């Protein structure tokens, strides 16, 4: 050098054939306790790596580059 996979919420991850995004744990109120912790109920947090392109419409499909892991010489 080159080739392939990833990049989505504070951390681990879904997201079905394009129709403006969810779960688990984490935080936060609140129910219960004498009280604390499991429990349970609810709420907040995302310009979906950046920048272009197609398309009415783009987490998704195309192109560049950026990060991160493998691999090959």
């Nucleotide at each position: 050098g080159c080739c392939c996979a990833c990049u989505u919420a504070g951390c681990u991850c879904a997201g079905c054939u394009g129709g403006u995004a969810g779960a688990g744990c984490g935080g936060c109120g609140g129910u219960a306790u004498c009280g604390u912790a499991a429990a349970c109920c609810g709420c907040a947090g995302g310009u979906c790596g950046u920048c272009g392109g197609u398309u009415c419409a783009a987490u998704c499909c195309c192109g560049a580059c950026a990060g991160u892991g493998g691999g090959c010489u």
The prediction has a mean pLDDT of 82. A computed fold for a 73-nucleotide RNA from a candidate division WWE3 bacterium, annotated as transfer RNA. Rfam family: tRNA. The family's RNA type in Rfam is transfer RNA. It was read from a public genome assembly.